Context: one part of a larger RNA
RNA sequence: CCCGCUGCUAGACGGAAAGACCCCGUGAACCUUUACUGUAGCUUUGCAUUGGACUUUGAAGUCACUUGUGUAGGAUAGGUGGGAGGCUUAGAAGCAGAGACGCCAGUCUCUGUGGAGCCGUCCUUGAAAUACCACCCUGGUGUCUUUGAGGUUCUAACCCAGGUCCGUAAUCCGGAUCGGGGACCGUGCAUGGUAGGCAGUUUGACUGGGGCGGUCUCCUCCCAAAGAGUAACGGAGGAGUUCGAAGGUUACCUAGGUCCGGUCGGAAAUCGGACUGAUAGUGCAAUGGCAAAAGGUAGCUUAACUGCGAGACCGACAAGUCGAGCAGGUGCGAAAGCAGGACAUAGUGAUCCGGUGGUUCUGAAUGGAAGGGCCAUCGCUCAACGGAUAAAAGGUACUCCGGGGAUAACAGGCUGAUUCCGCCCAAGAGUUCAUAUCGACGGCGGAGUUUGGCACCUCGAUGUCGGCUCAUCACAUCCUGGGGCUGUAGUCGGUCCCAAGGGUAUGGCUGUUCGCCAUUUAAAGUGGUACGUGAGCUGGGUUUAAAACGUCGUGAGACAGUUUGGUCCCUAUCUGCAGUGGG
Numbered sequence: 001c002c003c004g005c006u007g008c009u010a011g012a013c014g015g016a017a018a019g020a021c022c023c024c025g026u027g028a029a030c031c032u033u034u035a036c037u038g039u040a041g042c043u044u045u046g047c048a049u050u051g052g053a054c055u056u057u058g059a060a061g062u063c064a065c066u067u068g069u070g071u072a073g074g075a076u077a078g079g080u081g082g083g084a085g086g087c088u089u090a091g092a093a094g095c096a097g098a099g100a101c102g103c104c105a106g107u108c109u110c111u112g113u114g115g116a117g118c119c120g121u122c123c124u125u126g127a128a129a130u131a132c133c134a135c136c137c138u139g140g141u142g143u144c145u146u147u148g149a150g151g152u153u154c155u156a157a158c159c160c161a162g163g164u165c166c167g168u169a170a171u172c173c174g175g176a177u178c179g180g181g182g183a184c185c186g187u188g189c190a191u192g193g194u195a196g197g198c199a200g201u202u203u204g205a206c207u208g209g210g211g212c213g214g215u216c217u218c219c220u221c222c223c224a225a226a227g228a229g230u231a232a233c234g235g236a237g238g239a240g241u242u243c244g245a246a247g248g249u250u251a252c253c254u255a256g257g258u259c260c261g262g263u264c265g266g267a268a269a270u271c272g273g274a275c276u277g278a279u280a281g282u283g284c285a286a287u288g289g290c291a292a293a294a295g296g297u298a299g300c301u302u303a304a305c306u307g308c309g310a311g312a313c314c315g316a317c318a319a320g321u322c323g324a325g326c327a328g329g330u331g332c333g334a335a336a337g338c339a340g341g342a343c344a345u346a347g348u349g350a351u352c353c354g355g356u357g358g359u360u361c362u363g364a365a366u367g368g369a370a371g372g373g374c375c376a377u378c379g380c381u382c383a384a385c386g387g388a389u390a391a392a393a394g395g396u397a398c399u400c401c402g403g404g405g406a407u408a409a410c411a412g413g414c415u416g417a418u419u420c421c422g423c424c425c426a427a428g429a430g431u432u433c434a435u436a437u438c439g440a441c442g443g444c445g446g447a448g449u450u451u452g453g454c455a456c457c458u459c460g461a462u463g464u465c466g467g468c469u470c471a472u473c474a475c476a477u478c479c480u481g482g483g484g485c486u487g488u489a490g491u492c493g494g495u496c497c498c499a500a501g502g503g504u505a506u507g508g509c510u511g512u513u514c515g516c517c518a519u520u521u522a523a524a525g526u527g528g529u530a531c532g533u534g535a536g537c538u539g540g541g542u543u544u545a546a547a548a549c550g551u552c553g554u555g556a557g558a559c560a561g562u563u564u565g566g567u568c569c570c571u572a573u574c575u576g577c578a579g580u581g582g583g
Stems, first nucleotide, its partner, number of pairs: 001583008010575003014570002022404004027400002029396004035201005041194003045190005051154011063142004068137001078136005085119003094113008158181003162178006204216003213233001217239006240385001241283001242342002247301007256276006281290002284347001286345003305328004311322003317386001330339003353379007361372002411458001412456001413454003417451001419447006428438002465540001466538003470532001471529005478503003481498006505519005546564004550559003
């Protein structure tokens, strides 16, 4: 050096399983509920099946009888018309008794007695006599008809999982009969309620992982790199209107501040003067404007018009913006002219559907109409603001599927804020003296052990804390060794330099690393090695399914809260390592 054999497992990001954690999908499934929409079931009501009688109480109508004081006025005058007479021995006035109404003044009815009179036109009144007749109004009483509601009752619908008999050797079923219930129950159709019992679904996106928080449309400024445009969970602020004058036009005017003077009057009120000059004002944010003012005041007014619009800006589209000029009619101005809202830029919402007004459109044989079209206009925190529907929340550790290292947790990588170590300067402490020792305020490095940031390999899998076993390396050295300085007398020390050869604990508690305690030791080092090491072991912790407590939640359930329990697979091909054999 070649070829074997026996072993061990450090590596082949070893094998196994298209990662179960995490995220994504306008994926799924179950579960929950005061998510949405339905629905079984239950229930309400009406009609039908569904009939008789009695009674109570409403409504409408016919007939009869009654009923009606505003004030003035013999006094309880309902309205209108006719009307000069009407009632009475078939019994008037009056009296006695009873009843009804009543705004207690009276009116009406009945019975008895009585025995021949009573009332009207007249005076008051808007209206004239219930003297008499007719029609009607308001309220009431009674009869009758129709109808509603309640109650009682009947039997013939209907019911009986009551008895007996028969089919029939039958606890089914059917028939017969007796009995019980009864127009209820039950059922059909329609209708309102209730309804996670059940069903179908929804439950947004952005995001230095996701969740929580924040945001989502529009306007102004910076970023924005002197045309336009330009991102971020970059830095600052605003809007979701207002005004018939705060619009148009004509005419006129100029703020604000400082100083001085001046009654109440003050730092600031109104007045006068001087100086300064846009610092003022603009309905509201900011920016850009603004003195022939776009700022302020007054007069007259409605162009805050109708039909249009050459041509441009902006722009994926849809939208958005500016606009001379023409026609009609109008306001102001002597006129030239100006005026199609407001100093400009925010003050907003597509389509569908529906409402209202108009219309020389259409009109299912024809004439109309309905409906539709067209013009004008109205109804959306559709604010997740280019708006999925008229209409929608949650849980999953019982989970599942498709994907992702496009995206988190472990490890690695980059970085090095944080951490650790070192150095520079030297104020100060050190009795004196910066530097024996310590060292503020600051500055400069190194390491890659912490906590982080980023999200670069890995989600068709890189097993995660601690312990056991076995280690190996660095040196910023714990001990042992050699030195310098010392605020080193000695013994102990302090600090710095060199040095990695060797060594560097056992127990108690806790899953612990760590830590505390006890006792030793020369010393009980600091770190790296996928926080070394699970195809070497363990499985106490974390991190499935079960269960409980506390807390939260209506609930399903949840909790870097607690507690008990809970399957750790691999026969070694290659590299590597150890032993051994042959050539």

A computed fold for a 583-nucleotide part of an RNA from Bergeriella denitrificans NBRC 102155, annotated as large-subunit ribosomal RNA, domain V.
The coordinates come from a structure-prediction model, not an experiment, and the mean pLDDT is 84.
The full RNA is in RNAcentral, with records from SILVA.
Its Rfam family is "Bacterial large subunit ribosomal RNA". Gene Ontology terms of the family: ribosome and structural constituent of ribosome.
Taxonomically the source falls in Bergeriella denitrificans (Bacteria, Betaproteobacteria, Neisseriales, Neisseriaceae).